[in-house]
RNA sequence: GCGGUCACCGCGCUGAGUCCCGGACCGGUCAGCCGGCCCGGGAGCCGGGGAACCAUCGGUGGUCGCAGGGCCACCUGGGGUGAAUCGCCUCUCGAGGCGUAGGGCAAAUGUCGUGCCCGAACCCGUCAGCUCACCCGGUAGGCGUACGACGUACAAGGA
Numbered sequence: 001g002c003g004g005u006c007a008c009c010g011c012g013c014u015g016a017g018u019c020c021c022g023g024a025c026c027g028g029u030c031a032g033c034c035g036g037c038c039c040g041g042g043a044g045c046c047g048g049g050g051a052a053c054c055a056u057c058g059g060u061g062g063u064c065g066c067a068g069g070g071c072c073a074c075c076u077g078g079g080g081u082g083a084a085u086c087g088c089c090u091c092u093c094g095a096g097g098c099g100u101a102g103g104g105c106a107a108a109u110g111u112c113g114u115g116c117c118c119g120a121a122c123c124c125g126u127c128a129g130c131u132c133a134c135c136c137g138g139u140a141g142g143c144g145u146a147c148g149a150c151g152u153a154c155a156a157g158g159a
Base pairs, nucleotide, nucleotide: 011144012143013142014141018043019042020041021040022039023038025036026035027034028033044139045138046137047136048135049134054129058075059074060073061072062071063070064069077127078124079123080122081121086099087098088097089096090095102118103117104116105115106114108152109151110150111149112148113147
C1' cells in the first nucleotide's frame, strides 16, 4: 500500500416498511452502556375485507316458471400487493432477444435538457365491484447515486 473478514458510527437510493415503551435472549464492554434479534403494546404510514346509492350481470346444454328469471352440468374461472402491462421474433421448447404501457435515479425543490436504470416476483383459492359504520393484516427485503441551465425556498458568510 492492497485485499478479505468482524464490530460500530454516519449519509443516500428503492420500498408503506419508521419512531416510542416493556420484557426475554445473544454479542461487545472493567463497568456504565451499546448493538442485534424475538415477543407484546402504542403512534405514524401502508394494504385488504365490508351497506345504501350507483355500476355490473360470459357462453353452451338440461330443467322449472306466464314472464322477469331461478337451479344444475360443462367450458376460458376470478381476484390481490406491485411501476412491472402488452406486442413481435428466435428456440435445444429449458429459455433467450427486441420493443412497449408504466416506474425510478442523478443529495432542498419545480421545469427543461442530458444521461443511467427497472419494466419482476409473490399471494388468495371458485370467492371478494364501489362502499358509512365496522372487521382484519403488514410495518420487509435489497442496495451505493451525485451532470447542465433557469426559477423558487432556506441557510451561511461578507458589506
Predicted 3D model of a 159-nucleotide RNA (c-di-AMP riboswitch aptamer (ydaO/yuaA leader)) from Nocardioides sp. Taxonomically the source falls in Nocardioides (Bacteria, Bacillati, Propionibacteriales, Nocardioidaceae). Rfam family: c-di-AMP riboswitch aptamer (ydaO/yuaA leader). About the family: This family represents a conserved RNA structure found upstream of the ydaO and yuaA genes in Bacillus subtilis and related genes in other bacteria.